[in-house]
Molecule: Bacterial RNase P class A
Organism: Bacteriovoracaceae bacterium
RNA sequence: CGAGAAAGAGAGAUUACCGCCGGUACCAAUUGGUACGGGAGGAAAGUCCGGACACCACAUGGCGUCGUAGCGGGUAAUUCCCGUCCACCGCGAGGUGAGGACAAGUGCAACAGAAAGGAUGUAUGGGUCAUACCGUAGUGAAAUCAGGUAAACUCUACGAGGUGCAAGCUCAAAUAGGCCUAUGCUUGAGGACGGCCAGUCUGAAGUAGGCGGGUAGAGUGCUGGAGGGGUGAAGUAAUUUACCCCCUAGAGGAAUGGUAAUUUAAUACAGAAUCCGGCUUAUUUCUUUCUCGGCAU
Numbered sequence: 001c002g003a004g005a006a007a008g009a010g011a012g013a014u015u016a017c018c019g020c021c022g023g024u025a026c027c028a029a030u031u032g033g034u035a036c037g038g039g040a041g042g043a044a045a046g047u048c049c050g051g052a053c054a055c056c057a058c059a060u061g062g063c064g065u066c067g068u069a070g071c072g073g074g075u076a077a078u079u080c081c082c083g084u085c086c087a088c089c090g091c092g093a094g095g096u097g098a099g100g101a102c103a104a105g106u107g108c109a110a111c112a113g114a115a116a117g118g119a120u121g122u123a124u125g126g127g128u129c130a131u132a133c134c135g136u137a138g139u140g141a142a143a144u145c146a147g148g149u150a151a152a153c154u155c156u157a158c159g160a161g162g163u164g165c166a167a168g169c170u171c172a173a174a175u176a177g178g179c180c181u182a183u184g185c186u187u188g189a190g191g192a193c194g195g196c197c198a199g200u201c202u203g204a205a206g207u208a209g210g211c212g213g214g215u216a217g218a219g220u221g222c223u224g225g226a227g228g229g230g231u232g233a234a235g236u237a238a239u240u241u242a243c244c245c246c247c248u249a250g251a252g253g254a255a256u257g258g259u260a261a262u263u264u265a266a267u268a269c270a271g272a273a274u275c276c277g278g279c280u281u282a283u284u285u286c287u288u289u290c291u292c293g294g295c296a297u
Base pairs, nucleotide, nucleotide: 001293002292003291004290005289006288007287008286009285010284012263013262014261015260016259017258018257020039021038023036024035025034026033027032041269045280046279048278049277050276051275052274053164054163055162056161060198061197062196063195065160066159067158068157069156070084071083072082073081074080085099086097087096088095089094100155101154105153106152107149108148122137123136124135125134126133168220169219170218171217178211179210180209181208182207183206190202191201192200193199227246228245229244230243231242232241233240234239
């Protein structure tokens, strides 16, 4: 200098003016005003996993279905993360792994080849009385090793209730709580418990269906969290723990925008909708360490 591998950080900043949403304090007292703070992401994307939380009244057994798969550790939990063994890829730094079982059973392997699996047996050499047995060759990805293959069916071990903020909860409003049909009334109709069976519970002016009429607004859930940052200790690490500091969106057809100046490495991918932890995908810049190659000293 070039080509790679791994990790970290950012996604502009400052000032002024105007505009939008929300908070705190004060004033005003219908809607308002003043001051001070705050206001989209590292992936907010995908909806692929795991949960928090909520409801299904509370449980059980069997079958079935689905998921995971070396070993150990971490986490609220996981198919996630860390370490390590093995296998494969790479010169290497590193990367990937759907990594239990083929003697429990059933399948699959075109063409070629004599022959494709507890079978048969081509050519040739050794060996034998003859078989058995051993080697070489040819075809093929695979030719005797009871082979290969389980992201083939399956078997083994372990695990798994469902639905989801349009979940739910509260208040208000409303008429005609009307009419008809069928069925039932404790000798148990119907309903709930994932798919089925059993079983359990609930249940009577009930239940199912049809016709007709009325209402459909407001609040909450909604953001203080398995939260963020710093320092120390333990640990190979993931992570755990002690102390200190901080409060950083809650819209509701959907708010965070516009202009000007200065400055910066600052452009791309791109915008929350209950929330969090991962994984995957898209994309731009800077920094650090390591590997390989070349050149010079």